Predicted 3D model of a 359-nucleotide RNA (Bacterial RNase P class A) from a Candidatus Bipolaricaulota bacterium. Model confidence (mean pLDDT): 75 of 100. The sequence is in RNAcentral, with records from ENA. The source organism's lineage runs through Bacteria, Bacteria candidate phyla and Candidatus Bipolaricaulota. It is recorded under the gene name rnpB.

RNA sequence: GGAGAGGGUCAGGGGGCCGCGGAGGGUGAAUCGCGUGAGGGAGACCUUGUGAGCUUCCCCUCUGAGGAAAGUCCGGACUCCAUAGGGCAGACCACUGGGGAAAUCCCAGCGGGGGUAACCUCGGGAAAGUGCCGCAGAGAAGAGACCGCCGAUGGCCCGCAAAUGGGCACAGGCAAGGGUGAAACGGUGGUGUAAGAGACCACCAGCGGCUCGGGUGACCGGGUCGGCUCGGCAAACCCUGGUCGGAGCAAGGCCAAGUAGGAAGGCGUUCUAAGGACGGCCCGUCCAAGCCUUCGGGUAGGCCGCAUCAGUUGAAUGACCCCCCACGACAGAAUCCGGCUUACAGGCCCUCUCCUUGG
Numbered sequence: 001g002g003a004g005a006g007g008g009u010c011a012g013g014g015g016g017c018c019g020c021g022g023a024g025g026g027u028g029a030a031u032c033g034c035g036u037g038a039g040g041g042a043g044a045c046c047u048u049g050u051g052a053g054c055u056u057c058c059c060c061u062c063u064g065a066g067g068a069a070a071g072u073c074c075g076g077a078c079u080c081c082a083u084a085g086g087g088c089a090g091a092c093c094a095c096u097g098g099g100g101a102a103a104u105c106c107c108a109g110c111g112g113g114g115g116u117a118a119c120c121u122c123g124g125g126a127a128a129g130u131g132c133c134g135c136a137g138a139g140a141a142g143a144g145a146c147c148g149c150c151g152a153u154g155g156c157c158c159g160c161a162a163a164u165g166g167g168c169a170c171a172g173g174c175a176a177g178g179g180u181g182a183a184a185c186g187g188u189g190g191u192g193u194a195a196g197a198g199a200c201c202a203c204c205a206g207c208g209g210c211u212c213g214g215g216u217g218a219c220c221g222g223g224u225c226g227g228c229u230c231g232g233c234a235a236a237c238c239c240u241g242g243u244c245g246g247a248g249c250a251a252g253g254c255c256a257a258g259u260a261g262g263a264a265g266g267c268g269u270u271c272u273a274a275g276g277a278c279g280g281c282c283c284g285u286c287c288a289a290g291c292c293u294u295c296g297g298g299u300a301g302g303c304c305g306c307a308u309c310a311g312u313u314g315a316a317u318g319a320c321c322c323c324c325c326a327c328g329a330c331a332g333a334a335u336c337c338g339g340c341u342u343a344c345a346g347g348c349c350c351u352c353u354c355c356u357u358g359g
Base pairs, nucleotide, nucleotide: 001355002354003353004352005351006350007349008348009347010346012324013323014322015321016320018318020064021063022062023061024060025059026058028057029056030055032053034051035050036049037048038047039046040045066330070341071340073339074338075337076336077335078248079247080246081245090244091243092242093241094240095109096108097107098106099105110123111122112121113120114119124239125238129237130236131233132232133231146178147177148174149173150172153171154170155168156167157166158165186204187203188202189201190200191199205229206228207226208225209224210223211222212221213220214219252304253303254302255301262295263294264293265292266291267290275287276286277285278284325328
């Protein structure tokens, strides 16, 4: 210098100006009633002072999205319902040790696979059973014969005095080689044979049993025995072990309007009267058969739940102008918390690997 691996971090910067949500404040303004003092009035009430407030406005100060706020995938807090105990079904999880409230979480390790390496990725059982394995291929799991090899033995033919022999590839034998496939029933060499084959032998590889040593453990290393050689898929059923009651903040709780509607009591339905509308009062006009009081439920609506510095009416966090640069991605809280996953322009930092080059 080049190519890569792992981790962390930022998420345009500065200024101006106008807004939006939240919190706190103001001898601030307007307005509204309430309490209280004084004065006036026969009284209803009026005037005025003062106090604490509601609402609206103004002013000041502070503050206002993310690393994923997202997907809602996993775990919890919290809430309500259910619940004697147990089981079935169903769902989820699954190497080992540690951490953690828990987790499909984190850290470290072990083993298989990939990579020259840094590193990445996968994780109970396929030797309990059932099932499946497209196309190609003879055959896809206790298999099979297309090409091929053989044809010792039997058969046929030739030859011969006889024996030996030669031929065919008919019965039949074989699985070494070729070929198919992602995958073909251990590998190499030898013995053996007609040809062959773990059929047998040696070594190698794997598996299983026994055993020794190391490690907390997954597991690792060694010895010995057994020709045992056993394909893949469990995100097919299944088996083994473990966990799990259900629903979720639209949980759940509280307040609570009306000429709505319910119950009880009273009055009225003949008159009178009472009631309602015209904002209040008086008059007046109009309406109706119901009206008044009390009680409880509950709709609209509101409050809490709801945040240890964002926080709602499940509605804020924005727009414009100027300057600079590497020209700016994915994306917007809604009960909260711990994780995972997914999306993401362009940088910056740390550690490491391989190749090349110089001293």